Record summary: A computed fold for an 84-nucleotide RNA from a Patescibacteria group bacterium, annotated as transfer RNA.
RNA sequence: GCCGGGAUGGCGGAAUUGGUAUACGCGAUGGACUCAAAAUCCAUUGUUCGCAAGGACUUGAGGGUUCGAGUCCCUCUCCCGGCA
Numbered sequence: 001g002c003c004g005g006g007a008u009g010g011c012g013g014a015a016u017u018g019g020u021a022u023a024c025g026c027g028a029u030g031g032a033c034u035c036a037a038a039a040u041c042c043a044u045u046g047u048u049c050g051c052a053a054g055g056a057c058u059u060g061a062g063g064g065u066u067c068g069a070g071u072c073c074c075u076c077u078c079c080c081g082g083c084a
Base pairs, nucleotide, nucleotide: 001083002082003081004080005079006078007077010026011025012024019067027045028044029043030042031041032040046057047056048055049054060076061075062074063073064072
């Protein structure tokens, strides 16, 4: 230099043919149980504004297509593999 794959919550990791972003697990917080704890069970858990109802934003960065983009297209950054 060329080719292929990847980047999604605090972490791992799904998201079907473009149609509710974050299912599921871990972790965290609160509670039940216990003399106490572990284990187990229940609830909550992206960010931000708001007393609340609710709103806005969010998939590595920027742009494009579309009624609608994590998903398609272009450029760039970083990681993994291959070829030379």
It matches the Rfam family "tRNA". Rfam links the family to the GO term triplet codon-amino acid adaptor activity. Taxonomically the source falls in Bacteria candidate phyla (Bacteria). It was read from a public genome assembly.